[in-house]
Molecule: SAM riboswitch aptamer (S box leader)
Organism: uncultured Myxococcales bacterium
This record gives sequence, C1' cells and structure tokens, in this order.
RNA sequence: ACCGCAUCCAGAGAGGCGCGAGGGAUCUGGCCCUACGACCGCCCGGCAACCGCCGAAGAAGCACGGUGCCAAUGCCAGCUCCGAAAGGAGAUCACGAUGCCCG
Repeated sequence: ACCGCAUCCAGAGAGGCGCGAGGGAUCUGGCCCUACGACCGCCCGGCAACCGCCGAAGAAGCACGGUGCCAAUGCCAGCUCCGAAAGGAGAUCACGAUGCCCG
C1' cells in the first nucleotide's frame, strides 16, 4: 500500500506572508470560487473526541500529545418513485476522503 471497520446534511478565518492561474478528487451535465489574488505552501487563529487522557462506566469532561479539518451536504445531479414541466421524495452501490488497526 491492499483488504477490514467507523464516519462523511454539525462545527471552525473578510487574519498575515509567499506564489501567480486556475480551483471545487475522477467522467458527463449544472452551479459556484477566483487578478478585490482563488487553489497551494508556511505562520497565527480556530473546529472536532478518531486515537489518546480522565473516569466505576459504551455517561460526562479534556484540544496538552498523534492525526484530521476550517465556502457551498463528499457543492448538486447521474439509480428508483411522484410530476406535463418546474420541482419534490427515497435508497444504495461504486468511487473518494479521514481515522483506527497491523487482524
């Protein structure tokens, strides 16, 4: 790394510096962010109990430690159902992300 398990409608920046053109994982369609500097990197700030700590406890608590995260539900849709349409409702797989575990 792969398999496995859990979670993915909550939450958290109009901050500073650097860079300089695309970015929102992938395909298609839409929509959005972006030279008033996005994305990314570093610093600072913050969110969150997965591991951890605490605890009699699968309660409550703790952001000190290991990760993670900080536009929009994983931005929305792709399948099924209702509907003339606009639109609405529902479900699951795949894929992806993160954590745990080395079984």